[in-house]
The RNA shown here (SAH (S-adenosyl-L-homocysteine) riboswitch aptamer) has 80 nucleotides and comes from Janthinobacterium sp. 17J80-10. Rfam family: SAH (S-adenosyl-L-homocysteine) riboswitch aptamer. On this family, see Wang et al., Mol Cell 2008: "Riboswitches that sense S-adenosylhomocysteine and activate genes involved in coenzyme recycling". Rfam links the family to the GO terms regulation of gene expression and S-adenosylhomocysteine metabolic process. The sequence is in RNAcentral, with records from Rfam. The organism belongs to Janthinobacterium, within Bacteria.
RNA sequence: UGUUCCAAGGAGCGUUGCAGCAUGGCGGCUCGCCAUGCCAGGCUUGGACCAGGUUGUAUUCGCAACGGCGCUCACGUUAC
Numbered sequence: 001u002g003u004u005c006c007a008a009g010g011a012g013c014g015u016u017g018c019a020g021c022a023u024g025g026c027g028g029c030u031c032g033c034c035a036u037g038c039c040a041g042g043c044u045u046g047g048a049c050c051a052g053g054u055u056g057u058a059u060u061c062g063c064a065a066c067g068g069c070g071c072u073c074a075c076g077u078u079a080c
Base pairs, nucleotide, nucleotide: 001051002050004048005047006046007045008044009043010073011072012071013070014069015068018042020038021037022036023035024034025033026032027031041066
């Protein structure tokens, strides 16, 4: 650094449907297109296995930033 998995980022309801996935159909068929359905933690941070790359180490202190649209609750701050 990367795949996968786990955890966290307060919670709920409704809604749209990009990516993705599933089904069906079509085509110039390792791929692409159309229709239908599902679909707003797919993002970030930390950890684990594995793989690869690289080289600074130790101590102390502190700690997230975000998440379509509408509504509601919780929590915190400020003003009155």